About this RNA:
The RNA shown here (FMN riboswitch aptamer (RFN element)) has 120 nucleotides and comes from Caldanaerobacter subterraneus. The coordinates come from a structure-prediction model, not an experiment, and the mean pLDDT is 85. The sequence was found by an Rfam model in a public genome assembly. Of the family's consensus pairs, 100% are formed in the model. NCBI's taxonomy places the organism under Bacteria, Bacillota, Thermoanaerobacterales, Thermoanaerobacteraceae, Caldanaerobacter.
RNA sequence: UAAAAUCUUCGGGGCAGAGUGGAAUUCCCGACCGGCAGUGAAAGCCUGCGAGCCGCAUAUGCGGUUGACUCGGUGAAAUUCCGAGGCCGACGGUAAAAGUCCGGAUGGGAGAAGAUUUAC
Numbered sequence: 001u002a003a004a005a006u007c008u009u010c011g012g013g014g015c016a017g018a019g020u021g022g023a024a025u026u027c028c029c030g031a032c033c034g035g036c037a038g039u040g041a042a043a044g045c046c047u048g049c050g051a052g053c054c055g056c057a058u059a060u061g062c063g064g065u066u067g068a069c070u071c072g073g074u075g076a077a078a079u080u081c082c083g084a085g086g087c088c089g090a091c092g093g094u095a096a097a098a099g100u101c102c103g104g105a106u107g108g109g110a111g112a113a114g115a116u117u118u119a120c
Base pairs, nucleotide, nucleotide: 001119003118004117005116006115007114008113009112010111017029019027031100032099033089034088035049036048037047038046044087045086052065053064054063055062056061069085070084071083072082073081091103092102093101
């Protein structure tokens, strides 16, 4: 050169305090949390990805499904910063309905960091 190959490590957080009730971290008042990459400025809610679920295939992949934002301010530039007010959150289980409990999961993975070798 950031070309190729190999290897290693890392890679998800959260109901305090109350109410009702025979029973609720599931209802109600409140509380707390926010994977990865990108994006003249930093993102749960902009653009994509991962995971979950379904179908086909078993060539290890392909297709489908998959939630949520506005206003004002500053500025060259911000749905990303500041102020304010909102909204969203797979599947199964559970004497009562779950983003937060238990489970698949000591799993998987978007990716991130580093090392070694080869070639020029």